[in-house]
RNA sequence: AGAGUUUGAUCCUGGCUCAGGAUGAACGCUAGCGGCAGGCUUAACACAUGCAAGUCGAGGGGUAACAGCGGUAGCAAUAUCGGCUGACGACCGGCGCACGGGUGCGUAACACGUAUGCAACCUACCUUUUACAGGAGGAUAGCCCCGAGAAAUCGGGAUUAAUACUCCAUUGUUUUAUUACCAGGCAUCUGGUAAUUCAUAAAGAUUUAUCGGUAAAAGAUGGGCAUGCGCAACAUUAGCUAGUUGGUAAGGUAACGGCUUACCAAGGCAACGAUGUUUAGGGGAUCUGAGAGGAUUAUCCCCCACACUGGUACUGAGACACGGACCAGACUCCUACGGGAGGCAGCAGUGAGGAAUAUUGGGCAAUGGACGCAAGUCUGACCCAGCCAUGCCGCGUGCAGGAUGACGGCCCUAUGGGUUGUAAACUGCUUUUAUACAGGAAGAAACCUAUCAACUUGUUGAUAAUUGCCGGUACUGGAUGAAUAAGCAUCGGCUAACUCCGUGCCAGCAGCCGCGGUAAUACGGAGGAUGCAAGCGUUAUCCGGAUUCACUGGGUUUAAAGGGUGCGUAGGCGGAAUAAUAAGUCAGUGGUGAAAUACUUGGGCUCAACCGAAGUACUGCCAUUGAAACUGUUGUUCUUGAGUGCAAAUGAGGUGGGCGGAAUGUGCCAUGUAGCGGUGAAAUGCUUAGAUAUGUCACAGAAGACCGAUUGCGAAGGCAGCUCACUAAGAUGUAACUGACGCUGAUGCACGAAAGCGUGGGUAGCGAACAGGAUUAGAUACCCUGGUAGUCCACGCUGUAAACGAUGAUCACUCGAUGUAUGCGAUACACAGUAUGCGUCUAAGCGAAAGCGAUAAGUGAUCCACCUGGGGAGUACGAUCGCAAGGUUGAAACUCAAAGGAAUUGACGGGGGCCCGCACAAGCGGAGGAGCAUGUGGUUUAAUUCGAUGAUACGCGAGGAACCUUACCUGGGCUUAAAUUUAUGGUGCGAUAUUGUGAAAGCAAUAGUUCCUACGGGACGCCAUAAAAGGUGCUGCAUGGUUGUCGUCAGCUCGUGCCGUGAGGUGUCGGCUUAAGUGCCAUAACGAGCGCAACCCCUAUCAUUAGUUGCCAUCAUUUAAGUUGGGGACUCUAAUGAAACUGCCUACGCAAGUAGAGAGGAAGGUGGGGAUGACGUCAAAUCAGCACGGCCCUUAUGUCCAGGGCUACACACGUGCUACAAUGGUCAAUACAGAGGGCUGCUACCGGGUGACCGGAUGCAAAUCUCGAAAGUUGGUCUCAGUUCGGAUCGAAGUCUGCAACUCGACUUCGUGAAGUUGGAUUCGCUAGUAAUCGCGUAUCAGCAAUGACGCGGUGAAUACGUUCCCGGGCCUUGUACACACCGCCCGUCAAGCCAUGGGAGUUUGGGGUACCUGAAGUCCGUAACCGUAAGGAGCGGCCUAGGGUAAAACAGAUGACUGGGGCUAAGUCGUAACAAGGUA
Repeated sequence: AGAGUUUGAUCCUGGCUCAGGAUGAACGCUAGCGGCAGGCUUAACACAUGCAAGUCGAGGGGUAACAGCGGUAGCAAUAUCGGCUGACGACCGGCGCACGGGUGCGUAACACGUAUGCAACCUACCUUUUACAGGAGGAUAGCCCCGAGAAAUCGGGAUUAAUACUCCAUUGUUUUAUUACCAGGCAUCUGGUAAUUCAUAAAGAUUUAUCGGUAAAAGAUGGGCAUGCGCAACAUUAGCUAGUUGGUAAGGUAACGGCUUACCAAGGCAACGAUGUUUAGGGGAUCUGAGAGGAUUAUCCCCCACACUGGUACUGAGACACGGACCAGACUCCUACGGGAGGCAGCAGUGAGGAAUAUUGGGCAAUGGACGCAAGUCUGACCCAGCCAUGCCGCGUGCAGGAUGACGGCCCUAUGGGUUGUAAACUGCUUUUAUACAGGAAGAAACCUAUCAACUUGUUGAUAAUUGCCGGUACUGGAUGAAUAAGCAUCGGCUAACUCCGUGCCAGCAGCCGCGGUAAUACGGAGGAUGCAAGCGUUAUCCGGAUUCACUGGGUUUAAAGGGUGCGUAGGCGGAAUAAUAAGUCAGUGGUGAAAUACUUGGGCUCAACCGAAGUACUGCCAUUGAAACUGUUGUUCUUGAGUGCAAAUGAGGUGGGCGGAAUGUGCCAUGUAGCGGUGAAAUGCUUAGAUAUGUCACAGAAGACCGAUUGCGAAGGCAGCUCACUAAGAUGUAACUGACGCUGAUGCACGAAAGCGUGGGUAGCGAACAGGAUUAGAUACCCUGGUAGUCCACGCUGUAAACGAUGAUCACUCGAUGUAUGCGAUACACAGUAUGCGUCUAAGCGAAAGCGAUAAGUGAUCCACCUGGGGAGUACGAUCGCAAGGUUGAAACUCAAAGGAAUUGACGGGGGCCCGCACAAGCGGAGGAGCAUGUGGUUUAAUUCGAUGAUACGCGAGGAACCUUACCUGGGCUUAAAUUUAUGGUGCGAUAUUGUGAAAGCAAUAGUUCCUACGGGACGCCAUAAAAGGUGCUGCAUGGUUGUCGUCAGCUCGUGCCGUGAGGUGUCGGCUUAAGUGCCAUAACGAGCGCAACCCCUAUCAUUAGUUGCCAUCAUUUAAGUUGGGGACUCUAAUGAAACUGCCUACGCAAGUAGAGAGGAAGGUGGGGAUGACGUCAAAUCAGCACGGCCCUUAUGUCCAGGGCUACACACGUGCUACAAUGGUCAAUACAGAGGGCUGCUACCGGGUGACCGGAUGCAAAUCUCGAAAGUUGGUCUCAGUUCGGAUCGAAGUCUGCAACUCGACUUCGUGAAGUUGGAUUCGCUAGUAAUCGCGUAUCAGCAAUGACGCGGUGAAUACGUUCCCGGGCCUUGUACACACCGCCCGUCAAGCCAUGGGAGUUUGGGGUACCUGAAGUCCGUAACCGUAAGGAGCGGCCUAGGGUAAAACAGAUGACUGGGGCUAAGUCGUAACAAGGUA
């Protein structure tokens, strides 16, 4: 010091979360020791038991217990007597009990802190000083006797003492009153001196030293009172107060005072927060923080308050009293039922509560306290010990060597390597700790006693002796021996640390982001690693990080946030000069700021924690002295801020009145006839009772065309025909007047669009609601026809808007360019000037960016308003305003980890522009209807194996399922297996033949007994064992390879530079052009790569070379025939080359290029065709072509065999074939290809058969032989019919292949002769040798379901105006809430579950106040009867009051049938509101 998290990525805003420190902690796992500290945070809940405050016999009467002594009785034990002694129960008396110890209920207060004051006060014990202590008296407790009672306790009688009590005297600086004098202060006053007057003291003990007593003064200590300042939350608490505020008098108090009472006055407090409610002991300090701050109030110290709850006083120096009293109340206990007792928030301890907090310990040895002359007694204060890792600190669990890097574990690419790991074993060393033994403290100084000394004669000092709970503890010594001692958490990022196995959105993890759906570094285990360590993690809480409430130190155009606007009160701030003052301010000094704590430096425990010393600090408060710049205050001036006057202009500024025209509607009349109107198209509506249209006249209300604008005016809302009246304003010019009069502005007041409300008018047009017509799946909408409120006027209310410039007001300062409005200047239709407005662009600067930029969002100043994550919610409750609607103010529970701003790249749009494509259009031919073939879905089945499924599956994998194929089903078999290799052992097979069985596979049996040899064995087999097998089982979402598609579309990128905070951009955009990111020009870009094109192949022309099996023009020959001789000319074959490049011309153009039926040419503008497929997309397809990771099966999911199935069939779809006929069918005759194939083959030719084919036979391993055209042409026939069309289906008979045609082949012949007469919506292909049409060939293959696929040639068209529309694509631009990218996102109701919350007839509880009644104890006041000699008391009465009761309200909490909305929840319903012009912005 920062980090994670919103996005595809970016910057910002903004919240959430983490890393740090801390704790009176708790929980989980673990645990060797010691030191020092700490230990009921909850129920101020209830308490059994013990202890916590006594002491003094040197105050007293005395003698219950104990001891001693003495006496008596007794042998003794023992009993009894004697206060005689030590001592001492109970009692009287003195002092103490008001300290110490506990707790934090109450208290928001002079309680506390700090600083002052008391001229308004008290103070026992202590210190100092002075004085005094004479006399008298009556009681009483105890003891004794009697009585009541269960007890607690009480009553009566007799007797008695005091340092108890009373009286008299005396003193007195005391008290009261009066007078005189002096001095002082601050108003009341105070002090001193003197005199008179009133009232009032004392105690003794004794060892004779003293101690104690009374009065007074002073000190010290402790307290009381008053005051300034400081010290919580809420304004959804705004008014409170009758002893209240003040005065006079009296009372009361230690003392001032409404403290109390009577009378008089009407004050006092409050927005600088009264009153109320809620919460809370305050401080020193502690934790955190850089600090400022924030949080906390355990332990220690100071103060306060309290002692079961409430009240009250007594005693006393001091209390309204924790271990005292009285009363009331609640609770508990005892009881003989009549009455009594009690108060752990003392120390232990118990129960309860709780996540949670200790021993019913030892000792007064030390320190301190009470009493005492003292010894001493008492002391749960205190000192110690016990329990607890609760915290802090310290120590240890060993050190060194040791590699074959052992065994084992784990991992891997596995003959091996890595890691655990110098770790272990092993060798040597050490002994803190541990164990047993031995020694053994400091803390102790005293008091007292004894002796001695000094002098102040009762003190001080010296010496000796005495005193230790802890504790035989700390510590020390030698001995033994590595011996007795390591865990916890984490390992996806933040955050240090990684692999394997298991699991499979399950189990689980998680602080945030998130992980887990079969290869999880995130779950669980293991190995390893990392961190800390006698602890480690988790949870809770506080501060920090968070500048995320911002004083230090934030913001408000769009992220949350400027009030709708003005006026203006309080407040805040305020121009120039000068003088005074000293409140703020600054400096010096003094006092105080308790100690502890903190910091620094020394010191003591072996160190440290801890303890102790000194210093500093305690940032504060008060007082005093000084300074005078600034702020304040006061005085005197000034004119620049502000205002007034004057002048001439300006404008839809406002209010009221008057006037006018166009349009619309309505009415009367007229002309005129069938429609008008309306829409995307229609209909509702109007119209023959005469509409619409046209014309004249009349009436009504509302609004103001053109001018008109980027204009003007106004504080904002807002303001528009013309004109009149009244009225307001700013600007300009001038500089006559005032002299800071200013700015802002909480509360307040006024204004304030539209809609809405009230009363009364008005109502032409428009037009919520409503009605009808359409649209639609629906249409409570959009469109149409009507139409009420309203819109208009007057008066009143409402008080809100995206009331926006989403930008508060005022002042000052800070480059330029340009337009315009109103003034001034100017002779001006010119204009470089100037002021104030309204605009545009821009420099610097600012800003997250977009942008703002003298009209700031720049730089500064003043004041106001507002914000602090999203939702819940501008909601609820309360208050207030309003007639209502509603407005203003304005939360919480709960929930999420985001919500948001700006910009970027894509994608998308029922956005735009440009362009292309058989995309549409123009054409030709099809599909969709029929029958059949084939594939798919579905269904069926034992099985109908599997895969492919929009385009991009469906005559696809399959280029050929009768068996085989075959993966499926049924049944029967085999288990190292069907094949291959190696090793060891055994063995001789094998082939063949035969037999049995069987459907076959197989099983069983019989016959048969290989080759070489150097005799050891080997080759080749078989059998057994072992290691490998095998799997068309799963995962194409683990993969390779291959393929489809966008798309043969023109795109996709990089280097350097530049721009931008950045994502990114530029280049690649723009203009022109191209089939093309093809090229040219321009240009912060310049270049380059993959694509395009070209290079390759076929084809079209020619040339050269070469002529066999091809060819034959010329010559010869034979003719049946290029058959033969011959020829290379031609065709052809197959190798090489030429040719085409916008090269030439014309036009256009800067160029690239385009156009021209141009020229030339076989071919003309990539000539035609093919191969060639950029970066990428679809988790596209394929684990069943192959390969391969992982998982799974192993007498089976492997493998062999037979049969069946893949060929099923109510149905649906795709792709085809054949047709429906005359451009045809049929019969006969006849012509012309190309490219291929052929020995298990193609077969000429001959014969047989109607034919498929069969039987012969020959040629050819092929430019040689062979397979072979059809449409066409010529002629005949059919004559528009379900036909001489069409051929399905079925029957019969055959042929061929094959082990085998039943399921389930093809073909032939004869017979049969379905549907079908051109096909709905819709849809497909094709732009030239193309479509259409006609045949031919090949692969696979025994044969074939081929009408398929792939090729080949023959014949051979039509049309394209054009790019509006449909589909797809490219580029630029625009919008976006999309980024899984529109098959996107997303809203609301309803239904279901859960959660918190509002209302609610009410019910219930609580605290506080008010009124009235009653009223204990008690102080005070009064008082004739009774008591007492008296003082006085009892009794009675009165005032006040705790408590109780009654009543009516208010407040707060809980609960409540029902009800309202809200939030959350993988896959519910209905629609589609928003985001694109989101389909009605």
A computed fold for a 1481-nucleotide RNA from a metagenome, annotated as small-subunit ribosomal RNA.
The coordinates come from a structure-prediction model, not an experiment, and the mean pLDDT is 82.